The part of an RNA shown here (small-subunit ribosomal RNA, 5' domain) has 512 nucleotides and comes from an uncultured bacterium.
[in-house]
Context: one part of a larger RNA
RNA sequence: GAUGAACGCUAGCGGCAGGCCUAAUACAUGCAAGUCGAACGGACGGUAGCAAUACCGUUAGUGGCGCACGGGUGCGUAACGCGUAACCAACCUACCUGGAUCUGGGGGAUAGCCCGCCGAAAGGCGGAUUAAUACCGCAUAAGCAGUCUGAACGGCAUCGUUUGGUUUGUAAAGAUUUAUUGGAUUCAGAUGGGGUUGCGUAGCAUUAGCUAGUUGGCGGGGUAACGGCCCACCAAGGCGACGAUGCUUAGGGGACCUGAGAGGGUGAUCCCCCACACUGGCACUGAGAUACGGGCCAGACUCCUACGGGAGGCAGCAGUAGGGAAUAUUGGGCAAUGGGCGAGAGCCUGACCCAGCCAUGCCGCGUGCCGGAUGAAGGCCUUCUGGGUUGUAAACGGCUUUUCUCAGGGAAGAAAAAGAGGAUGCGUCCUAAACUGACGGUACCUGAGGAAUAAGCACCGGCUAACUCCGUGCCAGCAGCCGCGGUAAUACGGAGGGUGCAAGCGUUGUCC
Numbered sequence: 001g002a003u004g005a006a007c008g009c010u011a012g013c014g015g016c017a018g019g020c021c022u023a024a025u026a027c028a029u030g031c032a033a034g035u036c037g038a039a040c041g042g043a044c045g046g047u048a049g050c051a052a053u054a055c056c057g058u059u060a061g062u063g064g065c066g067c068a069c070g071g072g073u074g075c076g077u078a079a080c081g082c083g084u085a086a087c088c089a090a091c092c093u094a095c096c097u098g099g100a101u102c103u104g105g106g107g108g109a110u111a112g113c114c115c116g117c118c119g120a121a122a123g124g125c126g127g128a129u130u131a132a133u134a135c136c137g138c139a140u141a142a143g144c145a146g147u148c149u150g151a152a153c154g155g156c157a158u159c160g161u162u163u164g165g166u167u168u169g170u171a172a173a174g175a176u177u178u179a180u181u182g183g184a185u186u187c188a189g190a191u192g193g194g195g196u197u198g199c200g201u202a203g204c205a206u207u208a209g210c211u212a213g214u215u216g217g218c219g220g221g222g223u224a225a226c227g228g229c230c231c232a233c234c235a236a237g238g239c240g241a242c243g244a245u246g247c248u249u250a251g252g253g254g255a256c257c258u259g260a261g262a263g264g265g266u267g268a269u270c271c272c273c274c275a276c277a278c279u280g281g282c283a284c285u286g287a288g289a290u291a292c293g294g295g296c297c298a299g300a301c302u303c304c305u306a307c308g309g310g311a312g313g314c315a316g317c318a319g320u321a322g323g324g325a326a327u328a329u330u331g332g333g334c335a336a337u338g339g340g341c342g343a344g345a346g347c348c349u350g351a352c353c354c355a356g357c358c359a360u361g362c363c364g365c366g367u368g369c370c371g372g373a374u375g376a377a378g379g380c381c382u383u384c385u386g387g388g389u390u391g392u393a394a395a396c397g398g399c400u401u402u403u404c405u406c407a408g409g410g411a412a413g414a415a416a417a418a419g420a421g422g423a424u425g426c427g428u429c430c431u432a433a434a435c436u437g438a439c440g441g442u443a444c445c446u447g448a449g450g451a452a453u454a455a456g457c458a459c460c461g462g463c464u465a466a467c468u469c470c471g472u473g474c475c476a477g478c479a480g481c482c483g484c485g486g487u488a489a490u491a492c493g494g495a496g497g498g499u500g501c502a503a504g505c506g507u508u509g510u511c512c
Base pairs, nucleotide, nucleotide: 001511002510003509005508006507007506008505009504012365013364014363015362016361017360018358019357020323025321026320027319029318030317031316034065035064036063039062040061042059043058044057045056046055047054048053072276073275074274081201082200083199084198085197086196087195088194091193092192096189097188098187099186100185101184102183103182104138106136107135114127115126116125117124118123143170144169145168146167148165149164150163151162152161153160154159174181175180176179202248203247204246209239210238211237214236215235216234217233219231220230221229251273252272253271254270255266256265257264258263278299279298280297281296282295301312302311303310304309329355331354332353333352337351338349339348340347341346368399369398370397371396378390379389380388381387382386404449405448406447407446408445409444413439420431421430422429423428456501457500458499459498460497461482462481463480467496468495469494470493471492477484478483
C1' cells in the first nucleotide's frame, strides 16, 4: 500500500459499488418456463334467433415451438481442461437471410368426451366413438443420396472440386380477417458447435521405472465426423532424468493487488471457457442434452400411508436450521433492457430493473462563519499575596442556512411495438397523432424557521509527530523491536495538556 474481511470504541447525511471465503451440510413455505384457439376435435359460459344455427369469451386434451438459453456453484479435473497459434481433402448447425424447384391424390388410428372397473392415495385398466400442421402408404424428383462410366482442374493426391451420361432410392400441410403466412427438397450465407495438433500451464525424485487395447498394421463395426472409439486377426511395440509413473494440491483465462522494474501473490464482484446439479450409472427425445426445477435403475436420507404401496431433491430468488470470527428482505415491478411463445393484442420471465438491511469499501458534504480580553469561572501546573496554561476557547454581539424540520412545485429514464396514412418488386422505410413509470410525489427546485440536528478514536521513551503532575513500587501492568516497572516512571494506571487521523479511528488475520 491492499483486503469479499472480522473484532473493539464511536457514528450526521448522500452517491456509487460490494455482501456465506466455513458445511458441494440438511431443507418448512412461496415463487423462479411457458406459450399458441390464425394447427385440431370437443366441453362450458354469454349474446342474437321460434328453431336450425351464427358470433364472442374461457379452456382440460391432441399438436407445434421453447424448456440444451437465461440463473447457481467450484465438487471433480494437473487435462487438449484452459490460454495462444494453426488445421479438418474428416464434420454438424433449429430459428434467421438470399437463390432454385415443388406443395398431387389417398388411408388407418388415438388422446379428449361417454360407459364400466381397480386403488386409501399416487395413479391405472377395459369398451365404444372422434379430429388435425399428429401418424402411414402411393404419385411426381428440378434437387439430393447411391451404383456403373467419361472429361477438366488441384499447395495436401489416401483423394478433393467442377461438369456430363446411366440406373436405383428419396418429399410435402395446411390456416385465416383473401392479403399474407406456413409446409417439402436443395444450394449458399450467417450464427453456434464438434474434432485434431504445436507451444505454455502447481508442488514432491525422501515418487524411477511405467504400459496389454498397451504401441502400430490390416479388415470391419460405430459416429455428424477422424481415431483402439469398439471388435477379430497380425506384428512387438509405446512412454521415461528435456522427469514417465505415482502421490499431494488446484477449476483455467481476461484480469486484480503489490513493486522503479524484473518479479511475487491472488483468481471475490464483471466478462470468456470448463465441470457439476442428493450420490453412482444409463440411455430416450431432439437441430442441439447424456438434460439443475425431464425419464429409468441402484444407494443414502426425508415425508405420506387404509401397510398393499407411493412422494421428494434450493450449488435458482427470498427464507430456515446447522457450522462459523463473519456475510442481507420469505420486498416491488415487468415501466426499461433482454429472452420464450404468438400474425398481433398479449401472456410468462426471483434474467433484469428497482427498493430494504450492513460505515464492508471508495468518493463527496456537514457538524458553522465574523467579531469578542476582565485574558471570567472551573480544571491542571507552579519557584505560590503571584504567575503560566486550557484560550478567542466560552460568555456576549452580529451573520449565514449547506444539512435539518415544515410547506409548495416536481422530473429525465418513453418512444416505440400495435393501429392510421404514404413509399417500395420484396425485405423494409418514412410521416403525423395516441397509449404506457415499479422506482416515486423519489431526485431536483422554491419558500419559511432557527446555530438550530451532528465528533470521535488512537497515540505522546527511541524508531515516530506529540510532556507534565499524581498513584503504584520488579507489584499491578506495558510491549511491533530495543526494552520499561525494585520510592521522584515523559514507557504501568488516572488527570491536565499535546500530536495524528477523522465519520471514522485502532487491533488482528492475509499478500506484495